[in-house]
Molecule: transfer RNA
Organism: Bacteroidales bacterium Bact_11
RNA sequence: CGGGAUGUGGCGCAGUUGGUAGCGCGCUUGGUUUGGGACCAAGGGGUCGCACGUUCGAGUCGUGUCAUCCCGA
Repeated sequence: CGGGAUGUGGCGCAGUUGGUAGCGCGCUUGGUUUGGGACCAAGGGGUCGCACGUUCGAGUCGUGUCAUCCCGA
């Protein structure tokens, strides 16, 4: 320098054909227990790496860019 993959709550990941963003763990509160753990119930937490564009509507499509990893030179 060229090509490819990945980027989504604190962590690990889903998200189909573009149509109101979810799961597990963790966290908070309550119940159960002498207490802890385990179990049960409820709840908080994300403008989807960033910017622009297409569209009535974008996590998803297009362009640029950033970070990490892989391949080639």